[in-house]
Molecule: Bacterial RNase P class A
Organism: soil metagenome
RNA sequence: GAGCCGGCCGGGCGGCCGCGUCGAGGGACCCUUGGGUCGCUCGCCGAGGAAAGUCCGGGCUCCACAGAGCAGGGUGGUGGGCAACGCCCACCCGGGGUGACCCGCGGGAAAGUGCCACAGAGAAGAGACCGCCACCGGGCAACCGGCGGCAAGGGUGAAACGGUGGUGUAAGAGACCACCAGCGCCCAGGGUGACCUGGGCGGCUUGGUAAACCCCACCCGGAGCAAGGUCAGACAGGGAGCGUACGAGGGCUGCUCGCCCGAGCUCCCGGGUAGGCCGCAAGAGGUUGUCGGCAACGGCAACCCGAGAUGGAUGGUCGCCCGGUCGGUGUACGACUUCGGUCGUGCGCCGACUGACAGAACCCGGCUUACAGGCCGACUCGU
Numbered sequence: 001g002a003g004c005c006g007g008c009c010g011g012g013c014g015g016c017c018g019c020g021u022c023g024a025g026g027g028a029c030c031c032u033u034g035g036g037u038c039g040c041u042c043g044c045c046g047a048g049g050a051a052a053g054u055c056c057g058g059g060c061u062c063c064a065c066a067g068a069g070c071a072g073g074g075u076g077g078u079g080g081g082c083a084a085c086g087c088c089c090a091c092c093c094g095g096g097g098u099g100a101c102c103c104g105c106g107g108g109a110a111a112g113u114g115c116c117a118c119a120g121a122g123a124a125g126a127g128a129c130c131g132c133c134a135c136c137g138g139g140c141a142a143c144c145g146g147c148g149g150c151a152a153g154g155g156u157g158a159a160a161c162g163g164u165g166g167u168g169u170a171a172g173a174g175a176c177c178a179c180c181a182g183c184g185c186c187c188a189g190g191g192u193g194a195c196c197u198g199g200g201c202g203g204c205u206u207g208g209u210a211a212a213c214c215c216c217a218c219c220c221g222g223a224g225c226a227a228g229g230u231c232a233g234a235c236a237g238g239g240a241g242c243g244u245a246c247g248a249g250g251g252c253u254g255c256u257c258g259c260c261c262g263a264g265c266u267c268c269c270g271g272g273u274a275g276g277c278c279g280c281a282a283g284a285g286g287u288u289g290u291c292g293g294c295a296a297c298g299g300c301a302a303c304c305c306g307a308g309a310u311g312g313a314u315g316g317u318c319g320c321c322c323g324g325u326c327g328g329u330g331u332a333c334g335a336c337u338u339c340g341g342u343c344g345u346g347c348g349c350c351g352a353c354u355g356a357c358a359g360a361a362c363c364c365g366g367c368u369u370a371c372a373g374g375c376c377g378a379c380u381c382g383u
Base pairs, nucleotide, nucleotide: 001381002380003379005377006376007375008374009373011321012320013319014318015317016316017315019046020045022043023042024041025040027038028037029036030035048357052368053367055366056365057364058363059362060224061223062222063221072220073219074218075217076216077091078090079089080088081087092106093104094103095102096101107215108214112213113212114209115208116207129154130153131150132149133148135146136145137144138143162180163179164178165177166176167175181205183202184201185200186199187198188197189196190195228278229277230276231275237269238268239267240266241265242264249261250260251259252258285304286303287302288301289300290299291298292297322355323354324353325352326351327350328349329348330347331346332345333344334343335342336341
């Protein structure tokens, strides 16, 4: 200098004003002790790394459920982690890179079916366009025609039914042979395993595609905080019971008596509705240390944990500082110079603009996507 991987931050401090929950203290109104509604003052606290997309997996809640199977959906190398996962870690295999490292929707194509554009003769138990060769006929010949054999060479294509060399042949061909590649089976060794290494045998050879149907293995009940629980009205209207002087009910009252008022009173339906409250903030929680493990992660110990709205708060403004961009300017160094300067880099001063993506709504673990700018660490290659 170029690159590669991982982690972290994502403006700071203060003043004033504003908003929301909670706590404390006054006030006004309603009202049957007790409570309800409204407003004031003070104090504490008040978004994120993704709160987002709602794509996976769980907790929690209600409903369903003997067991097994079908249908449907999902996952797909191996081993491990985790509450669980399609997530994470390590490894294997294949591909890319000099390398750090990166990429893989990575079971089965020899169970069956389907498909393989264009080009090409032929796209799957195939095929003969050019070409090679024997024979027959014609021709002085070059060569042409016919009938067969062939697939070496050329050509098409992303892909053409193993490759190279030899034997063989009229020309050829795994027809035969050697080596190589690949496939299947067996053996030995290593590994928990995917798999790797080595040896032997076999038939001479098997295209691709499963993000096409399909087959195999494993997993999956449904709905979601508007879950669910709890308190519980008002008006209209309807029904039932008791009572109207043999007086229901109410007031005074702690109760009884007593005194006074007195024609309505109580319950049910409307409706477990409207509305309130709980669920609802301490949890598979975080930080540090230590131990185990390559790691993901786990054990132990100490410490820490002050959003909770429900038309939905978390904002605005000013000052100083910090970062960024642009412009001006000073200075140091370097390069060029027509000696006037010009350009680049570092440091400083002044001014203007600017600080991304985005915002909780039951809660967690992930993934994905968005993101101005900045910081830290490991490693690789070149000089």